This is a predicted structure of an 89-nucleotide RNA (transfer RNA) from a Spirochaetales bacterium. Its Rfam family is "tRNA". By type it is a transfer RNA. Taxonomically the source falls in Spirochaetales (Bacteria, Pseudomonadati, Spirochaetota, Spirochaetia).

[in-house]
RNA sequence: GGAGAGAUGACGGAGCGGUCGAACGUGCUUGAUUCGAAAUCAAGUGUACCCUCGCGGUACCGGGGGUUCGAAUCCCCCUCUCUCCGCCA
Numbered sequence: 001g002g003a004g005a006g007a008u009g010a011c012g013g014a015g016c017g018g019u020c021g022a023a024c025g026u027g028c029u030u031g032a033u034u035c036g037a038a039a040u041c042a043a044g045u046g047u048a049c050c051c052u053c054g055c056g057g058u059a060c061c062g063g064g065g066g067u068u069c070g071a072a073u074c075c076c077c078c079u080c081u082c083u084c085c086g087c088c089a
Stems, first nucleotide, its partner, number of pairs: 001085007010026003018069001027045006046060005062078005
């Protein structure tokens, strides 16, 4: 340099244009259980900002634009990662 795949809450990982700020698993928190742990079970668990503070609102899926009534999902540019091929040494 060429071709391809990918980037999603703390981590892994799913995700038809609408039911998604987001399944599931791990982790973590609380509770149950136990003499106490482990295991198991149940519930909860992204960040920031705003607010009349409530079971509220807005934005965010690598960064920036676009299409659309509506985008994590489609299109364009950029950044980064991985695989294969090629070139130089």